This is a predicted structure of a 75-nucleotide RNA (transfer RNA) from Heterosigma akashiwo. It is recorded under the gene name trnD-guc. The organism belongs to Heterosigma, within Eukaryota. Model confidence (mean pLDDT): 81 of 100. The sequence is in RNAcentral, with records from ENA. Its Rfam family is "tRNA". By type it is a transfer RNA.
[in-house]
């Protein structure tokens, strides 16, 4: 230099192919219940510019373009 993959909650991730209901789960965190206390169990809550910018569309995490991070392949 050329090509490919990857990015979503603190962490691990589903959803993307085929655009459409309020973006969901596990774990962690906080609080309630439980217990003599802790742990366990149970209930609830908070936590997301879906890497960033732009475009297409009535509507974008999803499609298109550019760009950045990390990883891999070729030279």
């Nucleotide at each position: 230099g050329g090509g490919a993959a990857u990015g979503u909650a603190g962490c691990u991730u589903a959803g993307u192919c085929u655009g459409g209901a309020u973006a969901g789960a596990g774990u962690g965190u906080u609080g309630g219940c439980c217990u003599g206390u802790c742990a366990c169990g149970u209930c609830a809550a908070a936590g997301g510019u879906c890497g960033c910018g732009g475009g297409u569309u009535c509507a974008a995490a999803u499609c298109c373009c550019g760009u950045c991070u990390u990883u891999c392949c070729c030279g």